[in-house]
RNA sequence: UGAAAAGUUUUCUAGGGUUCCGCCGGGCGAUAAAAGUACGGGGCUGGUCCGAGAGAAAACGCACAGAUGUAUAUGAAUCUGUGUACACGGAAGGAUAAAAGCCUGGGAGGA
Numbered sequence: 001u002g003a004a005a006a007g008u009u010u011u012c013u014a015g016g017g018u019u020c021c022g023c024c025g026g027g028c029g030a031u032a033a034a035a036g037u038a039c040g041g042g043g044c045u046g047g048u049c050c051g052a053g054a055g056a057a058a059a060c061g062c063a064c065a066g067a068u069g070u071a072u073a074u075g076a077a078u079c080u081g082u083g084u085a086c087a088c089g090g091a092a093g094g095a096u097a098a099a100a101g102c103c104u105g106g107g108a109g110g111a
Base pairs, nucleotide, nucleotide: 007060008059009058010057011056012055015050016049020047021046022044023041024040025039027037028036061084062083063082064081065080066079067078068077086106088109093103094102
């Protein structure tokens, strides 16, 4: 700047790995101790982080109906209510440090 209408966004969770923090290990520190430090470990509970179309909550949007003013109307704006349903699903691949109900994907398939 523009879109979307089984809409979008935010927060959280199931889940996920290991870049950072922490934790653990042996080593150096050291001829002893401590701080510290490089390496290794995610079959290390965790913190940071990623995170659902078919999970949760909320906000906005959208649809329909109505209300507000007063000479009679129209328009814009605001407000109120209802709705926003249903949904079995591989393998392989992709990104990120890496992986995943992330993306591919309401896909391929199936009923």

About this RNA: Predicted 3D model of a 111-nucleotide RNA (Guanidine-I riboswitch aptamer) from Fictibacillus aquaticus. The sequence was found by an Rfam model in a public genome assembly. Rfam family: Guanidine-I riboswitch aptamer. Rfam's curators write: This family represents a conserved RNA structure found upstream of the ykkC and yxkD genes in Bacillus subtilis and related genes in other bacteria. The function of this family is unclear although it has been suggested that it may function to switch on efflux pumps and detoxification systems in response to harmful environmental molecules.